[in-house]
Molecule: c-di-GMP-I riboswitch aptamer
Organism: Acidobacteriota bacterium
Parts: sequence; C1' cells; structure tokens
RNA sequence: GCCUGUAAAGGGCAAACCGUCUGAAAGGGCGGGACGCAAAGCGAAAUGGCCUAACGCUCCACGGAGCCAGGGUUGCAACGCUGCCAGG
Repeated sequence: GCCUGUAAAGGGCAAACCGUCUGAAAGGGCGGGACGCAAAGCGAAAUGGCCUAACGCUCCACGGAGCCAGGGUUGCAACGCUGCCAGG
C1' cells in the first nucleotide's frame, strides 16, 4: 500500500417514533429514543436515482391545474478524499 470483517478490545454513529425550533414543501437543527451501520466519517460545483415545487413559466371556468431545482436526500447506489481495531 492492497484485500477481508468470523471473533475480540476500546469505542463511535443513530432509523422509526415523540417533543421543540426552522422551512412554501421535501427536508434540516437540537433533545429524547435505538432499527440498524466497518466508513451510517466528509464532499451534492461527485454522476445517476428518488423527494419536494416556493420562485418562475403555461393554462384557466379565476376555484385552481400542469411543468420546472437553482431546494433536498450520502441511512438509494456509484465516485472522490480521509480514517480505528484485527487478520491476510
């Protein structure tokens, strides 16, 4: 440096759900809580997927409807960077 994660040591993170704050929403922050995770560490100006549709655009019977990411998601999967322990 690369590969692997059966067991161990020290540990780490924290889904759903609840409370609260924030946001147009999706979602996010914090606290509680643990389903899981060997990168569930970081990167969305790193590709695709997925979610939302405020602004904008189009239509309208003026009630509203449709489209759209520049908004999100890394716990959807690639990709990049970094990293603990053990074994090979």